Annotation
The prediction has a mean pLDDT of 83. A computed fold for a 506-nucleotide part of an RNA from a soil metagenome, annotated as large-subunit ribosomal RNA, domain I.
Context: one part of a larger RNA
This record gives sequence, structure tokens and C1' cells, in this order.
RNA sequence: UGCAUGUGGUGGAUGCCUUGGCGAUUACAGGCGAAGAAAGACGUGUUAGCCUGCGAAAAGCUACGGGGAGCUGGCAAAAAGCUUUGAUCCGUAGAUCUCUGAAUGGGGAAACCCGGCCCGCAAGGGUCACUCCCUGCUGAAUACAUAGGCAGGGUAGAGCGAACCCAGGGAACUGAAACAUCUAAGUACCUGGAGGAAAAGAAAUCAACCGAGAUUCCGAAAGUAGUGGCGAGCGAAAUCGGAACAGCCGGCAACUUUUAGCUUAUGUGUUAACAGAACAGUCUGGAAAGGCUGGCCAUAGUGGGUGAUAGCCCCGUAAGUGAAAACACAGAAGUGGAACUAGGGUUGCGACAAGUAGGGCGGGGCACGAGAAACCCUGUCUGAACAUGGGGGGACCAUCCUCCAAGGCUAAAUACUCGUAAUCGACCGAUAGUGAACUAGUACCGUGAGGGAAAGGUGAAAAGAACCCCGGAAGGGGAGUGAAAUAGACCUGAAACCGCAUGCAU
Repeated sequence: UGCAUGUGGUGGAUGCCUUGGCGAUUACAGGCGAAGAAAGACGUGUUAGCCUGCGAAAAGCUACGGGGAGCUGGCAAAAAGCUUUGAUCCGUAGAUCUCUGAAUGGGGAAACCCGGCCCGCAAGGGUCACUCCCUGCUGAAUACAUAGGCAGGGUAGAGCGAACCCAGGGAACUGAAACAUCUAAGUACCUGGAGGAAAAGAAAUCAACCGAGAUUCCGAAAGUAGUGGCGAGCGAAAUCGGAACAGCCGGCAACUUUUAGCUUAUGUGUUAACAGAACAGUCUGGAAAGGCUGGCCAUAGUGGGUGAUAGCCCCGUAAGUGAAAACACAGAAGUGGAACUAGGGUUGCGACAAGUAGGGCGGGGCACGAGAAACCCUGUCUGAACAUGGGGGGACCAUCCUCCAAGGCUAAAUACUCGUAAUCGACCGAUAGUGAACUAGUACCGUGAGGGAAAGGUGAAAAGAACCCCGGAAGGGGAGUGAAAUAGACCUGAAACCGCAUGCAU
């Protein structure tokens, strides 16, 4: 030095575990905000830090209800206290709620600076942005007026929020095996607006000589008819089967009762809860829930915990019971009399949509790329008829059929999930699953936009190793605890790698 065996170190794979994720289902909810939101800064404890809670009334205050023995949030003890005169805790309603932030008295480099007026001895408190709407006063050029100005009032607007929705704008990579029409795609993205859904919607629709009868969504029709450098591709409709169904309105006058609204009580549900059956012996073991023996309950044998695997030990579960307060819904009684908006009914009278339809030119949308190109929208130029009328039936004409534009509203079936509750998984199990099981959008990086980690496991219980010895300490040897200490700051503990001992070889 090599090989082998044994025994260690290092290392953290593997196994097992799960507090965290992922994906679904059902129900609910679908908004919060000038009565100051979302998000934060700074404070706040017997407290040095972080998290949580809270706001100078600061891990909290008040009332009501629940509950019934412990409690003073977590890391995380200690000290000092609270509590059957009912604490801690849970629910409902209220009070307080610094500063920033739409941020709104003015300013500003967010969490800071500086003011006016009123009240108050002071400390301090209140108020003061803009726009819009309403009311009042005033009031030019300019006579009446109007513009403007001033004051008062407003639970008006603003800002935030995951996706879904509508509208206004609107790419490129890519595909066409290059590329220009085309495609990607009206996608991504930007902007505006709304709602719990939105949009659409009661035929100037389809159909075909038979008829149907608003819209939306799903299945078929159908990858069909078409369209297309007839390339790549794009791609209907009628019709049929389903889901769900609902129709209406306007101006004037008269009549009329209901609805909305308000009040009261009732019921149901939600927001705390209550109560809840049934097991012992023995064996092994550190420990019984395991084995054996014999029982019991079950409208409860879902699930979790307990020193190993528990229907009967604990929390629960099934069935049942329950609200002072708040909220939601339902129907009832009273009031009210179409009221703030908006659309009740009946009758009578009245209205029936013009720079519109259509046309020329240029675009866009329709599955349809100008095509034989109808139909819809309109930038521009034009421009009818008036129910004896007009639109459509894919150039156009006739016949025939069908409908009535140029005003408006409308539930359901449909889309989505920031969130709440319950349940589930031939989903993951710490290099997986969220980036994040842990001080995680943290540490750290970047001027910034932004990028973005690593990091789980002693044991049933800390019983976390008193005391002695070596050492400056770290660490170790005894002792002790424990079932186990090669479970000692930790489960298991593979390999690479590094020792030691022994044997063999050189």
C1' cells in the first nucleotide's frame, strides 16, 4: 500500500409519520368604503425580541345570552395575580378605535410638517377638499333675463376587491414546413362600466306553399353546407332532442283595488350551545386498545385521541333539544293608497318612431377573404313611402308567403369563486405537495420594476442527565432517568469518503 473481516466516524438516502398543501362535491355568500375601506406605520404586556390580538378606554371596556372550573394568547418559562359574589372561554349587540392610506383644511420625500374658524381657564374637542344634485339669496355685458357669485342641505360620487360579464381600443411570436393575402385572434394586453350574475330577449324572425312562434344554455345536425395564396386553415344554419319558460310598457282623463313601503306578532333558518348508549377478567409487555375467556350497546361500528391495533376509556358520532340579541326568508293582520325611481288594473281619447329606410364611395361584422354577395353596422355624400304603405325570403325581377324597423323593460335555465361551512380523494408526504408544513413573499439579491431561498421528527412522559472526575472551554468518563441513551439534543441512519483492530499478500 492492497484485499478481507470486525468496529467506529462522517454523511443524511431510505422507511415510517404529518401540523401543510393539491383537487373536487354540496350549501351559503357574492362585496367593503367619506358613519373613512383594503393595505399599512407606530404603539400596546410584569416583557428584550418575533408572531397573534388590540388602539392612548390599546392581549383589552360595556350589555345581553351560553357555559361551569379553572384562567392570565403562542414561541416560553418565572414572578405577581384573577376566579362559584361564576372568571378564562364562546355567540350577539355596542363603546373606544393614534397616524398613514380614496385621504378630503394646506403642504409632503406615506405613516410627517404647517394652518384658519368655533367652543373651552387650560388640557383638549369640533370643523374647513373636489364634483354632482336640491333649496335659498344675489346678480353682469343687456331692459326682462341668463351666465356668474355666495350660503345651506345630501347615508350622492370617488378608493379597494379573485374570477366570471359587457363595451371601447388591440398586438406579435407562431402556422402556412420560406413569406406578403391568410393564421395565431378579436387571443394576450390596456381602458371604461356593471351585477350577483352579466349580456340577450318577445319577430320589419325563420320556413317553404307545410308550418313554427322571445332570449339563453346543452346534445345532435356536422367537421356537413360552405369559405379558403380552394394552401395552411376557418367553419355555419334550418331542423330535431333536452334544461328553463313569461310576458309586457309609454301621453291625457276618469274609476278602481291591490303591490311596494311601514308597524306588530308568528313560523323557519343562520350566528353560541345542551344532552348523548354500552366491559370486565386473564396472558405477554415499559405501557394493552393486542392474544385468550366471557359479556353489553347500536336511529351511535364516520373520525380523532389515549404509553402498540378501543363500537362499550376520552372527545365525539346517530336520533333529539335549544336563543335574551342580531340577521335572512316566509306567509298573516293593521296601516298605506302608484307614493323616491320604476312598469298596477279597467275604460275612453290619443300616439305608432325621418336626415330614418334605401342608394353611391370607403371600411367593418356575419362560417362567407368582393365574390353572383344578399343581410347587419356606419365615416362621407345623398335620400323615400306613410298600412291603397313598408321590410325579408342570399345578385336581380314577377308571383306567392311572411313579418311591421327607425322607442323601452323583463325572472329562470347559463358563467365564475377572493371567501364561509361541511364532506370526500386508486392526490402529495418534506428535492414531493403551494414559492412558503418552520420567524415566508421571510432572509438574501437588485437603484428600481422585480427576483427569491434553505430550513419538519428525542421520548409515552423532560423523567432534558443531580453529584463526582479530566479539561480554560468544548468535549468526555462515571453516576442517575428511561423499555431503549449506539433515543442525549436527539427517530430510522444506506452509499460515497475517512479511521482503528485483526488476518493475508507485497